[in-house]
Context: one part of a larger RNA
RNA sequence: UUAUUGCCUGAGUGGAAGAAACAUUUAGUACGAGAGGAACAAUGUCUCGGGGCCUCUAGUUUAUCGGUUGUCUGACAAGGCAUCGCCGAGUAGCCACGCCCUAAUCGGUAAAGGCUGAAAGCAUCUAAGCCUGAAACGAUCCGCAAAAAGAGGCAAUAGGCACCUGUAAAAGACAGGUUUGAUAGGCGGGGGGUGUAAGCACGAAGCUUCGGCGACGUGUUCAGCUCACCCGUACUAACAGC
Repeated sequence: UUAUUGCCUGAGUGGAAGAAACAUUUAGUACGAGAGGAACAAUGUCUCGGGGCCUCUAGUUUAUCGGUUGUCUGACAAGGCAUCGCCGAGUAGCCACGCCCUAAUCGGUAAAGGCUGAAAGCAUCUAAGCCUGAAACGAUCCGCAAAAAGAGGCAAUAGGCACCUGUAAAAGACAGGUUUGAUAGGCGGGGGGUGUAAGCACGAAGCUUCGGCGACGUGUUCAGCUCACCCGUACUAACAGC
């Protein structure tokens, strides 16, 4: 500048988003008496840098599950504390040691090389004119950008607070939802983690005051517990309002 809201344009501005190396073919070719020995171009690999991601691999995982020591809750069960007590696993998330991407081209030029060509009947790339020519410059690529004061354009009539939240986040902001609802929690299921719960039954080394006690094992039991993920379900809260 501009009622408000939404969507754009892009004057400008930032970037290095790429950089090298090696191998093969070219080619034992051009060149050279020989010895030796290229390049243009094409293809592939690798390293560094940049961006993104978490399927795999690895790390973390004070979510979670299990084992176990000391002690306490009278005992069992279930737990508290001891660096998360210590130890073994470990999803999501975050991540690198893991995975993916990371061009070609065009334009005007510099130095330089040239064409035509006078001044100066010759010559001369230059004076008029013209052609080439760089990892540099500009465009292509990725961001920001109408405070660009020449303050832009298009469309609509709405928008904001509040409340429930997270693809977002220091505060603001951003994004989704608000009963015409799956936004968060709960619940159910799936999938994942751990590794077979308690109780009961049976077996049992050993101990015994002979009455019993009993570590541990097996079955019930791929159990029990659990989840940050996915699906479903209005049970709870998105009310009341400004």